[in-house]
Context: one part of a larger RNA
RNA sequence: CUGGGCGUAAAGAGCUUGUAGGCGGUUUGUCGCGUCGUCCGUGAAAACUUGGGGCUCAACCCCAAGCUUGCGGGCGAUACGGGCAGACUUGAGUACUGCAGGGGAGACUGGAAUUCCUGGUGUAGCGGUGAAAUGCGCAGAUAUCAGGAGGAACACCGGUGGCGAAGGCGGGUCUCUGGGCAGUAACUGACGCUGAGAAGCGAAAGCGUGGGUAGCGAACAGGAUUAGAUACCCUGGUAGUCCACGCCGUAAACGAUGAAUGCUAGACGUUGGCGAGCAUGCUCGUCAGUGUCGGAGCUAACGCAUUAAGCAUUCCGCCUGGGGAGUACGGUCGCAAGAUUAAAACUC
Numbered sequence: 001c002u003g004g005g006c007g008u009a010a011a012g013a014g015c016u017u018g019u020a021g022g023c024g025g026u027u028u029g030u031c032g033c034g035u036c037g038u039c040c041g042u043g044a045a046a047a048c049u050u051g052g053g054g055c056u057c058a059a060c061c062c063c064a065a066g067c068u069u070g071c072g073g074g075c076g077a078u079a080c081g082g083g084c085a086g087a088c089u090u091g092a093g094u095a096c097u098g099c100a101g102g103g104g105a106g107a108c109u110g111g112a113a114u115u116c117c118u119g120g121u122g123u124a125g126c127g128g129u130g131a132a133a134u135g136c137g138c139a140g141a142u143a144u145c146a147g148g149a150g151g152a153a154c155a156c157c158g159g160u161g162g163c164g165a166a167g168g169c170g171g172g173u174c175u176c177u178g179g180g181c182a183g184u185a186a187c188u189g190a191c192g193c194u195g196a197g198a199a200g201c202g203a204a205a206g207c208g209u210g211g212g213u214a215g216c217g218a219a220c221a222g223g224a225u226u227a228g229a230u231a232c233c234c235u236g237g238u239a240g241u242c243c244a245c246g247c248c249g250u251a252a253a254c255g256a257u258g259a260a261u262g263c264u265a266g267a268c269g270u271u272g273g274c275g276a277g278c279a280u281g282c283u284c285g286u287c288a289g290u291g292u293c294g295g296a297g298c299u300a301a302c303g304c305a306u307u308a309a310g311c312a313u314u315c316c317g318c319c320u321g322g323g324g325a326g327u328a329c330g331g332u333c334g335c336a337a338g339a340u341u342a343a344a345a346c347u348c
Base pairs, nucleotide, nucleotide: 003320004319005318006317007302008301012316014201015200016199017198021194022193023192025088026087027086028085029084030083031082033081034080035077036076037075038074039073040072041071042070048066049065050064051063052062053061054060091191092188093187094186095184096183097182098181099180103177104176105175106174107173108172109171110154115149116148117147118146119145120144121143125136126135162169163168206247207246208245209244210243211242215241216240220236221235222234223233258315259314260313261312262311263310266293267292268291269290270289271288272287273286274285275284276283277282278281297304298303321348322347323346330341331340332339333338
C1' cells in the first nucleotide's frame, strides 16, 4: 500500500461555523470530456513465454509469433458520470398563523438562612468528638428578642421534565436578542450534504490588573488519633470561590457511540403542537422531542435494537502489540503554568 477496524479490546477531534476538495433529487434537449466498440500507427533491441531449428545432449545460439497491460489518430455508440441550455417540486430555504422553553446578554429587585455589629432579657457554661482536646466565655459567651451591615446561593414547584452545537442553563420583573416545533402549502427552484486547512465558542482549576470577601476553604497553624500520621476527625485559617476586563484551551469535555440522508415488527410512559370522534376529558390519528422494554438483524460476549451498535450511501477524523511516551528534540501558541504537533535508542 491492498486491507481490517473505532460503545467496553488500540481507535470518533470537546463543540460549532465554514474555505478548498469529495459527493449530490426528478425530467427534456444538446455536446461527446470521462466511458464503450472497431480500425490504423507507434510501443528499439535484448530479456521473458510459446512453437520450430542448430552445436552428439544440455547450458548456449538462431528463427517466428506472443508480450510490451501504454500513447496518438480515424470512424462509430450515448445508457451511466460530466459540460451547456431549459423545465419540475418531493431535498433545502422563505413567508404567514400559532406554541413551548432554567437558550443568551444587561439593568433593577425579593424572601429564607449563615456570619458580624448595636441594644434588651439572662447566667455559667458553650462548642466539638468514637472519646477528647485545641478554641470561645464572668471584660457576660451559648440561648432568646429587636434593630442594623454585608456577601454569596436561590428551599418548595422540580420531573429518566424543559432549553442549548457542546461547555452548560433554575428566586422575581423589565429591556435587547438567538434557535426550535407545529399548521397552511403562498413564494424561490437543488440554492444541498460533508468538510483538510482556518475561524469562533469552550466546565473546573490556574494566571494578569482592579474591586469584593458572608459562608466554605487548598496552603499553613494548633488539638487529637497513631509505632509514626507531613492524612482521615476537630478548632482556626490565607489564596481561591464572587464581580469587571484580558489570558489559558484542558476534563471520565461520556451516550466512553462523528455528521447527513433513506429503509427495516411492536408495546408502554412522558414533553410541545395539530386534526378527528364521542361529548367536557377520554379515545383515535399525526408531526417533533425524551425514556423503558422488546422482535428480526447485528455483536467475541455484554448488550444495541426506528434516538441502532440493523440494512445501505456520501464526506471527515482516528487506530495498527506492551513499556519507553503523549515523553525527548524541533516548530507553533502562552505572562507563566503549560498546551499542541510528535519520535527514536533500548526492552518484553

This is a predicted structure of a 348-nucleotide part of an RNA (small-subunit ribosomal RNA, central domain) from an uncultured bacterium. The RNAcentral record of the full RNA draws on ENA.